Annotation:
This is a predicted structure of a 71-nucleotide RNA (transfer RNA) from an Acidiferrobacterales bacterium. The RNAcentral record of the sequence draws on ENA. It matches the Rfam family "tRNA". About the family: Transfer RNA (tRNA) molecules are approximately 80 nucleotides in length.
[in-house]
RNA sequence: GCCUCAAUGGUUCAGUGGUAGAAUCUCGGUCUCGUAAAUCGAGGAUGAGAGUUCGAUUCUCUCUUGAGGCU
Numbered sequence: 001g002c003c004u005c006a007a008u009g010g011u012u013c014a015g016u017g018g019u020a021g022a023a024u025c026u027c028g029g030u031c032u033c034g035u036a037a038a039u040c041g042a043g044g045a046u047g048a049g050a051g052u053u054c055g056a057u058u059c060u061c062u063c064u065u066g067a068g069g070c071u
Stems, first nucleotide, its partner, number of pairs: 001070007010024004018054001025043006047063005
């Protein structure tokens, strides 16, 4: 220098165009003499910018960061 892949709650991961989910985490309630466990509820996210579309996490382009490969 070129090519490929990845980026989604605090963390680990789903989600192939139609209002973004799970586990875990945090907070609160119930339970307990108390704690833990269990159970119920709440909180919290699409890397940045542009484009296509009625509508984009999803498709296209650029950039940033990371991983791998070639020279």